[in-house]
RNA sequence: UCCUUAUCAAGAGUAGUUGAGGGAUCGGCCCUAUGAAGCUCGGCAACCUGGAUAUUCAAUAUUUAUCCGAUGGUGCUAAUUCCAGCAGGUAAAGCCUGAAAGAUGAGAU
Numbered sequence: 001u002c003c004u005u006a007u008c009a010a011g012a013g014u015a016g017u018u019g020a021g022g023g024a025u026c027g028g029c030c031c032u033a034u035g036a037a038g039c040u041c042g043g044c045a046a047c048c049u050g051g052a053u054a055u056u057c058a059a060u061a062u063u064u065a066u067c068c069g070a071u072g073g074u075g076c077u078a079a080u081u082c083c084a085g086c087a088g089g090u091a092a093a094g095c096c097u098g099a100a101a102g103a104u105g106a107g108a109u
Stems, first nucleotide, its partner, number of pairs: 003107006013041001015040003021031003027083002042077003047073002050068005081101001086098005
């Protein structure tokens, strides 16, 4: 990089540093010197890791489910993935559903 799979409506800073951009893409609409992105610290969450119970088994391992926790590995910390883009439904500015794309984890190559 590609593939598989789960999740994406909740949550989280009046901090330090620095100083101009940022919100993936395109269109919109926003954020931003009352300080963007980055870095540090703090925080949130609970995917993997850890523990308990049940399940599967003769038993262990394993599988699945529920719960606990926060040691370690990630992740996240404006707005639903900020909204739409493609398809469908609806009388409809609009609204709803699904997909695609994207993000993150785990696995596989």